RNA sequence: GCCCGUUCUCAGGGCGGGGUGAAAUUCCCCACCGGCGGUAUGUGGGGCGCACCCCGCGAGCCCGCGAGCGCCCCGGCCCGUGCCGGGGGUCAGCAGAUCCGGUGAGAGGCCGGAGCCGACGGUUACAGUCCGGAUGAAAGAGGACGAGC
Repeated sequence: GCCCGUUCUCAGGGCGGGGUGAAAUUCCCCACCGGCGGUAUGUGGGGCGCACCCCGCGAGCCCGCGAGCGCCCCGGCCCGUGCCGGGGGUCAGCAGAUCCGGUGAGAGGCCGGAGCCGACGGUUACAGUCCGGAUGAAAGAGGACGAGC
């Protein structure tokens, strides 16, 4: 250094102003927010000044992943319907959203512009931003210890 095992820690942001109304952080106008891994024509630094290479950072809407719902399995109450609890993620149905102009050999990523998207349950009124499951779970990140190469 690579790889495997055990274990620990960490791991999500956002309604401010105005309008209507009996009632809205839920509607309307203006605003605000962007998890994780990958990719890299951007950016900072380094190896040498070029070519080229290395390191850090760099996408909500390019590829993939995560939580939630659904689905499937098991158990409990129950005739059943239904409800509650546990498990699966190999099932991927809801499951999301980007174009135009510029530069360039090449743009999905850069520059400029205009757009678009956001689980479930609750609520005096429809929620990405409030409350709740959640002091949960988790993509993954880092550390410790150990085995092997």

Annotation:
This is a predicted structure of a 149-nucleotide RNA (FMN riboswitch aptamer (RFN element)) from Albibacillus kandeliae. The prediction has a mean pLDDT of 78. Lineage of the source: Bacteria > Pseudomonadati > Pseudomonadota > Paracoccaceae > Albibacillus. Its Rfam family is "FMN riboswitch aptamer (RFN element)". From the family's description: The RFN element is a highly conserved domain that is found frequently in the 5'-untranslated regions of prokaryotic mRNAs that encode for flavin mononucleotide (FMN) biosynthesis and transport proteins.